Predicted 3D model of a 78-nucleotide RNA (c-di-GMP-I riboswitch aptamer) from a Geobacteraceae bacterium.
[in-house]
RNA sequence: CUCCGAUAAAGGCAAAGCUAGAGCAAUCUAGUGACGCAAAGCCACGGGUCCAGAAGUCAGGACAGCCGGGUUGCCGAA
Numbered sequence: 001c002u003c004c005g006a007u008a009a010a011g012g013c014a015a016a017g018c019u020a021g022a023g024c025a026a027u028c029u030a031g032u033g034a035c036g037c038a039a040a041g042c043c044a045c046g047g048g049u050c051c052a053g054a055a056g057u058c059a060g061g062a063c064a065g066c067c068g069g070g071u072u073g074c075c076g077a078a
Stems, first nucleotide, its partner, number of pairs: 004076002012037002017032006035065001041071003045068003048063004053058002
C1' cells in the first nucleotide's frame, strides 16, 4: 500500500413510527426515535423500483438504506 473486517478502541450515520413544514404525488427537510449500517459518505453513469403527466413508449421527477459502477475516507485484531 492492497485485500480483508473483532463481541477491539474512538468517533459517525439513523429504518419504521410520531410531530411540524414543502410537494399533485413518489418523496424531501427539521425534531423525536433506533431497525440496522464499515462507506447507510458523495455521484442518478448502467440496471431496477416508485410517482404524477401525456398516451403506448415518450419526456420529466424520486429513491445512493435495491444491485452494479465511479470517487473520497476513520480504525487495525486475525
Source information:
The model forms 95% of the base pairs in the Rfam consensus. Rfam family: c-di-GMP-I riboswitch aptamer. From the family's description: GEMM was predicted in a large-scale screen for bacterial structured RNA regulatory elements. Taxonomically the source falls in Geobacteraceae (Bacteria, Thermodesulfobacteriota, Desulfuromonadia, Geobacterales). The sequence was found by an Rfam model in a public genome assembly.